[in-house]
Context: one part of a larger RNA
RNA sequence: CUGGGCGUAAAGGGCACGCAGGCGGGGAGACAAGUCAGAUGUGAAAACCCGUAGCUUAACUCUGGGCCUGCAUUUGAUACUGUUUCUCUUGAGUACGGGAGAGGAUGGCGGAAUUCUUGGUGUAGCGGUGAAAUGCGUAGAUAUCAAGAAGAACACCGGUGGCGAAGGCGGCCAUCUGGCCCGAUACUGACGCUCAUGUGCGAAGGCAAGAGGAGCAAACAGGAUUAGAUACCCUGGUAGUCCUUGCAGUAAACGAUGGAUACUAGGUGUUGGAGGUAUCGACUCCUCCAGUGCCGCAGCUAACGCAUUAAGUAUCCCGCCUGGGGAGUACGCUCGCAAGAGUGAAACUC
Numbered sequence: 001c002u003g004g005g006c007g008u009a010a011a012g013g014g015c016a017c018g019c020a021g022g023c024g025g026g027g028a029g030a031c032a033a034g035u036c037a038g039a040u041g042u043g044a045a046a047a048c049c050c051g052u053a054g055c056u057u058a059a060c061u062c063u064g065g066g067c068c069u070g071c072a073u074u075u076g077a078u079a080c081u082g083u084u085u086c087u088c089u090u091g092a093g094u095a096c097g098g099g100a101g102a103g104g105a106u107g108g109c110g111g112a113a114u115u116c117u118u119g120g121u122g123u124a125g126c127g128g129u130g131a132a133a134u135g136c137g138u139a140g141a142u143a144u145c146a147a148g149a150a151g152a153a154c155a156c157c158g159g160u161g162g163c164g165a166a167g168g169c170g171g172c173c174a175u176c177u178g179g180c181c182c183g184a185u186a187c188u189g190a191c192g193c194u195c196a197u198g199u200g201c202g203a204a205g206g207c208a209a210g211a212g213g214a215g216c217a218a219a220c221a222g223g224a225u226u227a228g229a230u231a232c233c234c235u236g237g238u239a240g241u242c243c244u245u246g247c248a249g250u251a252a253a254c255g256a257u258g259g260a261u262a263c264u265a266g267g268u269g270u271u272g273g274a275g276g277u278a279u280c281g282a283c284u285c286c287u288c289c290a291g292u293g294c295c296g297c298a299g300c301u302a303a304c305g306c307a308u309u310a311a312g313u314a315u316c317c318c319g320c321c322u323g324g325g326g327a328g329u330a331c332g333c334u335c336g337c338a339a340g341a342g343u344g345a346a347a348c349u350c
Stems, first nucleotide, its partner, number of pairs: 004321003007304002012318001014201004021194003025088007033081002035077008049066002053061002091191001092188004096183004103177007110154001114150008125136002162169002206247005215241002220236004258317006266295011299306002323350003332343004
């Protein structure tokens, strides 16, 4: 390279946008680049290969032939691909009318709880555990009442509920703002799909500077446990957790399942919407669209299982895999303040 693969065996990029590239809907015409057919020239000879002939065969040799799969020129063909012109509406999009939503950003507000401070009541314990102790408390704790301060998180509702590309998003209100769904028409007329490089987003933890610091809590200290206990349990407790502005760029970033399109039995929930039936009305019932669950046929699968939300049947594009260890290491390069990240071997060994 071919071939085979990527839910769990090695293998889907964390996610998106998107240039180049690859691929691309229906009809009509033109051209004839690809494509197909013919002709001419060339493709030296020898050798290889396939027939033929000659040494009795063979090796070998020779009169020869084919072949040399190609290239160029030229004459045609026009189904397909391509280029171009015209056109269409079903792909894609725009307008209009509705709708749901923890989608995002900023600002403000709220109550419960916690801790602290002050004051009142009140007295000897509190706290903690398997049991204890460290710890707190007669300088008045714990408990309880009132007032105040602070920071963080938003009980119930809450739901295999919703939204978002993913990470993720949950008190309430306002402002700004992205996407999505449904309905009936009108409009544009292939404007599409995918995407190496690139760009942006990207949990937690970490880093820089500045603010903040209630609770929790790496490190650390002490008390226990234990043979020991650098742990599990307990009492404390600093970074951090929160905010602003930057950096970092990784996760079991998982559905361990890339994106798009089409097709392929059903059953039953649920969310949003539309239409119909029905009713005083909420319900109920039926149909359709979009999402989200469960079960299940064909088919697929090594099995488990998947099964219109495919891991089925097909097409297009991207990423990735090629025995285990060595190793996501070394070296080099790029990025980073650093931590480190990205790219990524070999010897050797089984």
Background:
Predicted 3D model of a 350-nucleotide part of an RNA (small-subunit ribosomal RNA, central domain) from an uncultured bacterium. The full RNA is in RNAcentral, with records from ENA and SILVA. The coordinates come from a structure-prediction model, not an experiment, and the mean pLDDT is 86.